[in-house]
RNA sequence: CGGGACGUCGUAUAAUGGUAGUAUACGCGCUUUGGGAGCGUGCGAUCAGGGUUCGAUUCCCUGCGUCCCGA
Numbered sequence: 001c002g003g004g005a006c007g008u009c010g011u012a013u014a015a016u017g018g019u020a021g022u023a024u025a026c027g028c029g030c031u032u033u034g035g036g037a038g039c040g041u042g043c044g045a046u047c048a049g050g051g052u053u054c055g056a057u058u059c060c061c062u063g064c065g066u067c068c069c070g071a
Stems, first nucleotide, its partner, number of pairs: 001070007010024004018054001026042005047063005
């Protein structure tokens, strides 16, 4: 320099244009002499900007970041 893939709660991972879930972590409560485990409950996210659409995590464009391949 060229090509490709990916970007979603703290972490990991779903969501084929129509309510953003799940696990774990974290907070609270129950249980225990206490801790751990378990049970219940709560909190928290779509990389940024723009476009298409009645409606965008999803489709398109640009930028940013990470990774891979080639030179």
A computed fold for a 71-nucleotide RNA from a Parcubacteria group bacterium, annotated as transfer RNA. Its Rfam family is "tRNA". Rfam classes the family as a transfer RNA.